[in-house]
The RNA shown here (transfer RNA) has 74 nucleotides and comes from Halomonas daqiaonensis. The prediction has a mean pLDDT of 80.

Order: sequence, then C1' cells, then structure tokens
RNA sequence: GCCCCCAUAGCUCAGCUGGAUAGAGCGUCCCCCUCCUAAGGGGAAGGUCUCAGGUUCAAAUCCUGAUGGGGGCG
Repeated sequence: GCCCCCAUAGCUCAGCUGGAUAGAGCGUCCCCCUCCUAAGGGGAAGGUCUCAGGUUCAAAUCCUGAUGGGGGCG
C1' cells in the first nucleotide's frame, strides 16, 4: 500500500429481508419475601445504534468516506 470482518446500555451480545416506542442476559438501584444473608418474585434507571455525508415518505439496517479494533496479502 491492497483486501476482508467488526463497532448497538457499565459488560457480553441479538436485531442488519428498511417501517413495531431500539431489545435480551449479566450488572446497578428500589420494593416484596426472609430473623438476617443468599436464592426467588416484581419494578426502575441506563443508548447521539463509532463519526460525517448521501439515498428514501421512512435508516441501527442500504451507499460513500473517516476513525478505532481484528485478520490476510505484498
């Protein structure tokens, strides 16, 4: 230098066939239960879907570029 893959909640990830209010598990906080703790049950908070631009009535999703990470070739 060229090519491929990845980037979504504090962590691990799903969603990527364009349309639902953006989700799950774990974690955090509150409540119930219990003599107390753990376990169990209920609830809540937490997101610029890496960034910018484009296409579209509509973009986490498609296109282009950039940034960061991983891999391959030279």
Annotation
Rfam family: tRNA. By type it is a transfer RNA. Rfam describes the family as follows. Transfer RNA (tRNA) molecules are approximately 80 nucleotides in length. Lineage of the source: Bacteria > Pseudomonadota > Oceanospirillales > Halomonadaceae > Halomonas.